The part of an RNA shown here (small-subunit ribosomal RNA, 5' domain) has 469 nucleotides and comes from an uncultured prokaryote.
Context: one part of a larger RNA
C1' cells in the first nucleotide's frame, strides 16, 4: 500500500447493489418447512342431483429441494470394464380366464394416554393362481422356469414383456493433494492362487483349502491438523495466504448400530435396537430430536424479522381446474462492504465583531460571515399515470418513474501536525501527569504530554485492534 463474513471508539443525510453466528456439530418453547390424485377402489355425510366434503385401501412423490462442515479412503484431473437406471423417448409384442382375502364400516371390548384386541361384512389399477410368451433366463441341448389392469366423457390415458437411446448413478486404475522421524519398521484375510457364496456389477467383499507373501527412507505404520475444487486476496510475475457469499463433488442429520420399502436410501422433518438428555403419566406405560425458515436461552469482541406471496422462476402430485412449496421471489433490521448523490450557488472589505498571536505597528481566522441576488438535487407534503406481441394473473406496491407547490430551508465529522510523514505557535505541567508503530519525548522557555488558536489528510465516514499478502 492492498484486502476483510470483521470487531471496538467517536460521528452519522439519502439511494442502488451485495453481505450478515467465523464461537457451543451446545440445548431448544411456539408456528410453519411434503404432499397430491375421486379419470384406481369401496364406504360415510351434505346436496341446488350437476356435484362437493371426510377418513381409509391403492398410486406417484417424501432418495429432490433446503441446512451444516463434526468426521475423514474424499476431492481434482486423465483413463477403464464387470454394471443398474422410476419418470422421458424410439422399436416390437400382449392386455385371455379365474380365485381368496383385507382396511374402511358394524358389534363387543382393553388402556390415563399413546395405541390396541376379538367377531362379522366389502371393493380395487391391492394380493394370488392358470393360460400364452418368438425374443428373455438356466441348460446335461432332452427340456425346465418366469408377465400383465383396467378407467372413462369413445377418444385417449394406462398395464405386461422386450431391444435400444437419453439422463442419473455404482465400481476400478494412473498422477496430484498440510506439516511431524522427539513416529522406523508395519501387516494373518494380511499378499496371491483355486473353488464356492454374495452383489446390479469386478474384487479377500465373505468362506474353505493351498502357497508365503505384501508395504516401507522416493517415508510405510503411527499420531497432529484439515471437508476438496472452480475460485478469492495479494503480487510486475513467480510465489505466498485462503476456501465466507455463488457453483461442482463429498460427508453428516441428538450419539452409536441395523436393516425394511423402493428404480434409487441403509433415508434431516421414515422404521427398529441401545445410550444420554428433555417432557407427559392414573406409575402400568408413553412422547421427542431446528447442522430447514423465523425465533429463545447459552457461549462470544461479534452477526438480523417468531414478516408477505406463490405474481414470477423452479419442484411434487393431477387429464385438467388446481393443491402444496420458509425452494424461490420480495419486504424488515445493520454505514458490514462497494458505488453514486447531497449538506447549497453567485456576489460580497485594504478586510466588521469575536477568538488566537504579536516586535503592540500589526498579522491571522478570512470572501469566511453578515448583507444582496438565485437554485431546489436529496428530503418533506398532497396528487396523477404510461409501456411491456395477444387473453388472464402483481406479494413487492403508500414501489421505481413522471409532474406540481413551498422554502436555504432538515443534513459534517474523524484522525493527525519531532523525524519516517503532508501539517506550528501560545498557555499549562515540570522525569510528575502523560505519550509512543520505531528511534524516542517529559527533570521550568516541551513544534513529541494536556488545552487553545491555526494547519494537514480523508470525508458519511474517520481512526484503532486482530489476522493475510
Nucleotide at each position: 500500500g492492498a484486502a476483510c463474513g470483521a470487531a471496538c471508539g467517536c460521528u452519522g443525510g439519502c439511494g442502488g447493489c451485495a453481505g450478515g453466528c467465523u464461537u457451543a456439530a451446545c440445548a431448544c418453547a411456539u408456528g410453519c418447512a411434503a404432499g397430491u390424485c375421486g379419470a384406481a377402489c369401496g364406504c360415510a355425510c351434505c346436496u341446488u342431483c350437476g356435484g362437493g366434503u371426510g377418513a381409509g385401501u391403492g398410486g406417484c412423490a417424501g432418495a429432490c429441494g433446503g441446512g451444516u462442515g463434526a468426521g475423514a479412503c474424499g476431492c481434482g484431473u486423465g483413463g477403464g470394464a464387470a454394471c443398474c437406471u422410476g419418470c422421458c423417448u424410439u422399436u416390437u409384442u400382449c392386455u385371455g380366464c379365474g380365485g381368496g382375502a383385507u382396511a374402511a364400516c358394524g358389534g363387543u371390548u382393553g388402556g390415563a394416554a399413546a395405541c390396541g384386541a376379538c367377531c362379522g361384512c366389502u371393493a380395487a389399477u391391492a394380493c394370488c393362481g392358470c393360460a400364452u410368451a418368438c425374443g428373455c433366463c438356466c441348460u446335461u441341448c432332452g427340456g425346465g422356469g418366469g408377465a400383465a389392469a383396467g378407467a372413462u366423457u369413445u377418444a385417449u390415458c394406462g398395464c405386461c414383456a422386450u431391444a435400444g437411446g437419453a439422463u442419473g448413478g455404482g465400481c476400478c486404475c494412473g498422477c496430484g493433494u498440510c506439516g511431524g522421524a522427539u513416529u522406523a519398521g508395519c501387516u494373518a484375510g494380511u499378499u496371491g492362487g483355486u473353488a464356492g457364496g454374495g452383489u446390479a456389477a469386478u474384487g479377500g467383499c465373505c468362506u474353505a483349502c493351498c502357497a508365503a507373501g505384501g508395504c516401507a527412507a522416493c517415508g510405510a505404520u503411527c499420531g497432529u491438523u484439515a471437508g476438496c475444487u472452480g475460485g478469492u486476496c495479494u503480487u510486475a510475475g513467480a510465489g505466498g495466504a485462503u476456501g465466507a457469499u455463488c457453483a461442482g463433488c463429498c460427508a453428516c442429520a441428538c450419539u452409536g448400530g441395523a436393516a425394511c420399502u423402493g428404480a434409487g436410501a441403509c433415508a434431516c422433518g421414515g422404521u427398529c435396537c441401545a445410550g444420554a438428555c428433555u417432557c407427559c403419566u392414573a406409575c402400568g406405560g408413553g412422547a421427542g430430536g431446528c447442522a430447514g425458515c423465523a425465533g429463545u436461552g447459552g457461549g462470544g469482541a461479534a452477526u438480523a424479522u417468531u414478516g408477505g406471496a406463490c405474481a414470477a422462476u423452479g419442484g411434487g402430485c393431477g387429464c385438467a381446474a388446481g393443491c402444496c412449496u420458509g425452494a424461490u421471489c420480495c419486504a424488515g433490521c445493520c454505514a458490514u462492504g462497494c458505488c453514486g448523490c447531497g449538506u447549497g450557488a453567485g456576489u460580497g472589505a485594504a478586510g466588521a465583531a469575536g477568538g488566537c498571536c504579536u516586535u503592540a505597528g500589526g498579522g491571522u481566522u478570512g470572501u469566511a460571515a453578515a448583507g444582496c441576488u438565485c437554485u431546489u438535487u436529496c428530503g418533506c407534503u398532497a396528487g396523477g399515470g404510461a409501456a411491456g406481441a395477444u387473453a388472464u394473473u402483481g406479494a413487492c406496491g403508500u414501489u421505481a418513474c413522471c409532474a406540481a407547490u413551498a422554502g436555504a430551508a432538515g443534513a459534517a465529522g474523524c484522525a493527525c501536525c519531532u523525524g519516517c510523514u503532508a501539517a506550528c505557535u501560545c498557555u499549562g505541567u515540570g522525569c510528575c501527569a502523560g505519550c509512543a508503530g520505531c528511534c524516542g519525548c517529559g527533570g521550568u522557555a516541551a513544534u513529541a504530554c494536556a488545552g487553545a488558536g491555526g494547519g494537514u489528510g480523508c470525508g458519511a465516514g474517520c481512526g484503532u485492534u486482530a489476522a493475510u499478502c
Its mean pLDDT, the model's own confidence on a scale to 100, is 81.